FMN riboswitch aptamer (RFN element) from Marmoricola sp. URHB0036, 176 nucleotides, folded computationally. The sequence was found by an Rfam model in a public genome assembly. The coordinates come from a structure-prediction model, not an experiment, and the mean pLDDT is 78. NCBI's taxonomy places the organism under Bacteria, Bacillati, Propionibacteriales, Nocardioidaceae, Marmoricola. Its Rfam family is "FMN riboswitch aptamer (RFN element)". Rfam's curators write: The RFN element is a highly conserved domain that is found frequently in the 5'-untranslated regions of prokaryotic mRNAs that encode for flavin mononucleotide (FMN) biosynthesis and transport proteins. The model forms 100% of the base pairs in the Rfam consensus.
C1' cells in the first nucleotide's frame, strides 16, 4: 500500500406547546424523526488539457476529460420484528422393554441455537431538461411486536440483544 485475509471493538433519530379528558409524550391541531448498500442529470474540491478580450502572459473565469468525496424514510436490493420447515442443544410429560433400579428405545410439549423458505410501509404535480420517482418548487404519504388509567414512529419493554454494511478503529497474519 485506495492489495487480502483472520480476530476484536464501533456505529439509529425523533413528543415540544396547546385542547378534551378522572385518565393521554398514545386521541384531537400546530410539532419531531429518517437504519445499510446501490443508482443519482446536484453539489464540493483535486490533477491534467483546451479557449481567452488589439498583442503577451494566464491568477480568476468559461468549456472539455479523469480520479475523490457527499447526496433519494417512498426507485432497486438488504436488515430488524413476526410466522413456517430442517438439524442439533439441553430440559419436560406420556408409552414399551425390565420384577424395580440403571439403561435402551417410541411418541408428545415448551425452549434456545445455525440454515432455509414466507411476510414485511409509503408519491404524487408542477418547473428544468435530450434523460429525473433521485435536482429545484409545492402538496402529500409511511413507520415490527409486546405493554399502559386512552389508541404510540416518538413513552416503557425484549435489547448492555440482533443486525445490513463500513474506503470506521486496533492488531496479528499473508502479498507486493
Nucleotide at each position: 500500500u485506495c492489495g487480502c485475509g483472520u480476530g476484536c471493538u464501533c456505529u439509529g433519530g425523533g413528543g415540544g406547546c396547546g385542547g378534551u379528558g378522572a385518565a393521554a409524550c398514545u386521541c384531537c391541531g400546530c410539532a419531531c424523526c429518517g437504519g445499510c448498500g446501490g443508482u443519482g442529470a446536484c453539489u464540493g474540491g483535486g490533477u491534467g488539457g483546451a479557449u481567452g478580450c488589439a498583442c503577451c502572459a494566464u491568477c480568476g473565469a468559461u468549456c472539455c476529460a479523469c480520479g475523490c468525496a457527499g447526496a433519494a424514510g417512498u426507485c432497486c436490493g438488504c436488515g430488524a420484528c413476526c410466522c413456517g420447515g430442517c438439524c442439533g442443544c439441553a430440559c419436560u410429560c406420556c408409552g414399551u422393554c425390565c420384577a424395580c433400579c440403571a439403561g435402551a428405545u417410541g411418541g408428545g410439549g415448551a425452549g434456545c441455537g445455525u440454515c432455509c423458505g414466507g411476510u414485511u410501509g409509503a408519491c404524487c404535480a408542477g418547473g428544468u431538461g435530450g434523460a429525473a420517482c433521485u435536482c429545484c418548487u409545492g402538496g402529500a404519504c409511511c413507520g415490527a411486536c409486546g405493554g399502559u388509567c386512552a389508541a404510540a414512529g416518538u413513552c416503557c419493554g425484549g435489547a448492555u440483544g440482533a443486525g445490513a454494511a463500513g474506503a470506521a478503529g486496533c492488531a496479528c497474519g499473508c502479498a507486493g